[in-house]
RNA sequence: GCUCCUAUAGUUUAACGGAUAAAACAUCAGUUUCCGGAACUGAAAAUGGGGGUUCGAUUCCCUCUAGGAGCA
Numbered sequence: 001g002c003u004c005c006u007a008u009a010g011u012u013u014a015a016c017g018g019a020u021a022a023a024a025c026a027u028c029a030g031u032u033u034c035c036g037g038a039a040c041u042g043a044a045a046a047u048g049g050g051g052g053u054u055c056g057a058u059u060c061c062c063u064c065u066a067g068g069a070g071c072a
Base pairs, nucleotide, nucleotide: 001071002070003069004068005067006066007065010025011024012023013022018055027043028042029041030040031039048064049063050062051061052060
């Protein structure tokens, strides 16, 4: 330099172009307990940036950024 893959809660993963973007662990609050842990209930929390296509984009296209793989 060229080609390909990946990017979603704090972490690990879901989501035929159409739900209020789902779950587990973690965090916070409550119940329980002498205290803590466990258990149960509840809450907060995310689509890498910019454009395009579409009635509608996490999903498709372009570009940039970051990471990874291959070729040279």